Record summary
Model confidence (mean pLDDT): 81 of 100. The part of an RNA shown here (large-subunit ribosomal RNA, domain I) has 556 nucleotides and comes from a Patescibacteria group bacterium. The organism belongs to Bacteria candidate phyla, within Bacteria.
[in-house]
Context: one part of a larger RNA
RNA sequence: AGGUGGGAGAAUUACUGGCUAAUGGCGGAUGCCUUGGCAGUUAACGCCGAAGAAGGACGGGUGCACGAACCCGAAAACAUCGAUGAGCUUUCUAGCAAGCGUUCAAUCGGUGGUUUCCGAAUGGGGUAACCUCCCUUAUUGAAAGGUAAGGGGUCCAUCGCAAGAUGAGACGGGCACUCGGGGAACUGAAACAUCUCAGUACCCGAUGGAAAAGAAAUCAUAUGAGAUUCCGUUAGUAGCGGCGAGCGAAAGCGGAAGAGCCUAAACUACGAAUACGUUCGUAGGGUUGCGGGAGCUCCAUAACGCUUCUGUUCUGUAUAGGAGAAGGAUCUGGAAAGGUCCACCAGAGAAGGUGACAGUCCUGUAAACGAAAUGCAUGAACAGCGGCAAGGAGAUUUCCCAAGUACCACGGGGCACGGCAAACCUUGUGGGAAUCCGGGUCGGUCACGAUCCAAGGCUAAAUACGUUAACUGACCGAUAGUGAACUAGUACUGUGAAGGAAAGGUGAAAAGAACCCACGUGAUGGGAGUGAAAUAGAACCUGAAACCAUUAGCUU
Numbered sequence: 001a002g003g004u005g006g007g008a009g010a011a012u013u014a015c016u017g018g019c020u021a022a023u024g025g026c027g028g029a030u031g032c033c034u035u036g037g038c039a040g041u042u043a044a045c046g047c048c049g050a051a052g053a054a055g056g057a058c059g060g061g062u063g064c065a066c067g068a069a070c071c072c073g074a075a076a077a078c079a080u081c082g083a084u085g086a087g088c089u090u091u092c093u094a095g096c097a098a099g100c101g102u103u104c105a106a107u108c109g110g111u112g113g114u115u116u117c118c119g120a121a122u123g124g125g126g127u128a129a130c131c132u133c134c135c136u137u138a139u140u141g142a143a144a145g146g147u148a149a150g151g152g153g154u155c156c157a158u159c160g161c162a163a164g165a166u167g168a169g170a171c172g173g174g175c176a177c178u179c180g181g182g183g184a185a186c187u188g189a190a191a192c193a194u195c196u197c198a199g200u201a202c203c204c205g206a207u208g209g210a211a212a213a214g215a216a217a218u219c220a221u222a223u224g225a226g227a228u229u230c231c232g233u234u235a236g237u238a239g240c241g242g243c244g245a246g247c248g249a250a251a252g253c254g255g256a257a258g259a260g261c262c263u264a265a266a267c268u269a270c271g272a273a274u275a276c277g278u279u280c281g282u283a284g285g286g287u288u289g290c291g292g293g294a295g296c297u298c299c300a301u302a303a304c305g306c307u308u309c310u311g312u313u314c315u316g317u318a319u320a321g322g323a324g325a326a327g328g329a330u331c332u333g334g335a336a337a338g339g340u341c342c343a344c345c346a347g348a349g350a351a352g353g354u355g356a357c358a359g360u361c362c363u364g365u366a367a368a369c370g371a372a373a374u375g376c377a378u379g380a381a382c383a384g385c386g387g388c389a390a391g392g393a394g395a396u397u398u399c400c401c402a403a404g405u406a407c408c409a410c411g412g413g414g415c416a417c418g419g420c421a422a423a424c425c426u427u428g429u430g431g432g433a434a435u436c437c438g439g440g441u442c443g444g445u446c447a448c449g450a451u452c453c454a455a456g457g458c459u460a461a462a463u464a465c466g467u468u469a470a471c472u473g474a475c476c477g478a479u480a481g482u483g484a485a486c487u488a489g490u491a492c493u494g495u496g497a498a499g500g501a502a503a504g505g506u507g508a509a510a511a512g513a514a515c516c517c518a519c520g521u522g523a524u525g526g527g528a529g530u531g532a533a534a535u536a537g538a539a540c541c542u543g544a545a546a547c548c549a550u551u552a553g554c555u556u
Stems, first nucleotide, its partner, number of pairs: 017555009031541001032505002036476002038473009047173002055118003058073004062097003067092003078112006087100003123132003133152008153171003156167004177208001178206005188195001192242001218225002229256005239247002260458003263402001267284007289436001291401004296394004305388003309384006315377005321369001327342005343360002345349001351363003407431008417443001438453005492499002512540001515527004
């Protein structure tokens, strides 16, 4: 406050509510915690695969005992070499049974062996983890046949007339990083088309532990530098730009790292082919820009230097380990690491654990120590197969110095640079040189000057990314931090590509509640007992609010 019962009516009382307080229930916030994450620093390491990978399917890991995780492959419980060691038969998961073990198990590490089926999958097929054929050898059987082992794919290269043979040739995979071939749009420009986003996302190809780049036809500028890569700076500068939005260098300087080399040609020798013009192969020669080399002339002629790779030894290191100082009493307490008193170690007072906060209790830590075996690294010594270098001077008559190249025109692209006064690099089409008295560049072009030698190739390190280990954090602390602290890429959803959770905490120790009672041989509860605590009882730390009750008071 309301209605209902009651009553002639009113008061009163009961019920349903409201407010306050207390006690509970439900709920899981908050606090505390951390097994897990996040970000970095330092160091080490970095490809796997037909000798069958990555990834899976199915099995094995004694029984009671399902399932998941993890490891392994019918040798699923192997061998060996080291370390360690009295226990062990993986974890969730206790117990019992049955076994193994000082005749050395189990555990940790090194090296081998085994490694079903699918999968590049490769004898043929196929709806992956299945079906099926042929050949050789061995064995068994009278034979048919069975069993076991091995082989049977395509392409490429070499050899071969061919058939075919040979090949530690290729095939497939790899988070990110790298290089190349293709290549958007949303967006921004406050609309939009050049432009931007962006050579990004994405697709394809290729390689490696890195890749790419790389020993000047480079820069500079009147002095010079001296391969490449990366970082800082130069600098948001010079510039580019519907001069809008925006884009945006380089030289130089300071650092990290540091390393340089090999061919082609001229010419020579040998061999082969030949249309006798020459061509090809092998070896020598040669490699440069104060131009070099060949060829020619002269002089000198003999010293053994440098070094890749492989192997052995030494050294260091990684992959197991061993050893490692120093504290007691007492008080409180369930418990001492806390308080009090008196000590000790320290190249160790990092950290974690232990019934509250421990240098001296445990594991450790500092400084030192250790490897049968394998890997890695640096240097040294030795050995082996190789490679490189091998002189000086002169003359300047001859030859060579990378061709459909340089260069030019047109059309594109790349350069911070959007055709722009547009050089430079690149190239689709067309044209098309020179050989040192040559050629390129120096941002239109020409002259002078300076500088460099294209059209062949190789090349560590500094750099990128990943993994592992140790360490660090004015990083998170369970709605946070990874999606995932827990059976997590699990459950679940979807035909599929794919999407994708929730879910941590008893206690110091299970001491996890014997026994009794109510009850359905219940659920659950009450006693009893354990414990410091049971309102710590497994729906378990703390236990907020909303919400629901009980009790008491108030209710005009």